This is a predicted structure of an 89-nucleotide RNA (c-di-GMP-I-GGC riboswitch aptamer) from a Candidatus Villigracilaceae bacterium. It was read from a public genome assembly, where an Rfam model found it. Taxonomically the source falls in Candidatus Villigracilaceae (Bacteria, Bacillati, Anaerolineae, Anaerolineales). It matches the Rfam family "c-di-GMP-I-GGC riboswitch aptamer". Its family is annotated with cyclic-di-GMP binding in the Gene Ontology.
RNA sequence: ACCGAUAAUGGCAAACCCGCCGAAAGGCGGGGACGCAAAGCUAUGGGUCUAAAGGCAUGCAAAUGCCUAUGAUCGCCAAGCCGCCGAAC
Numbered sequence: 001a002c003c004g005a006u007a008a009u010g011g012c013a014a015a016c017c018c019g020c021c022g023a024a025a026g027g028c029g030g031g032g033a034c035g036c037a038a039a040g041c042u043a044u045g046g047g048u049c050u051a052a053a054g055g056c057a058u059g060c061a062a063a064u065g066c067c068u069a070u071g072a073u074c075g076c077c078a079a080g081c082c083g084c085c086g087a088a089c
Base pairs, nucleotide, nucleotide: 003086004085011036012035016031017030018029019028020027021026034075040081041080042079044078045077046076047073048072049071054067055066056065057064058063
C1' cells in the first nucleotide's frame, strides 16, 4: 500500500414514535437501533422519489389528468476530497 478481526479506542444511526419545518419528496431536534470501515463531506454523472411554480390537455367553472427539477436522496451506484485503528492476506 492492498485489505478489513468475534481486536482496541471511539463514531454514525434504518424502521418506528414525538415535536418543528416543507406543497410534497424529504429535512432538523429528541427517543430508538436495522445496520455501517467511510452510513465522513461534495448533487459532478447515472438512478430513484416528489411536482409547489410553470407548460399542455379536458372542462362553462370548480377541478382533474399528463409533462417538467429549479426540489430531495451521498444509508442507490459511480466520481472527487478528507480521515481513526492495525490481526490475517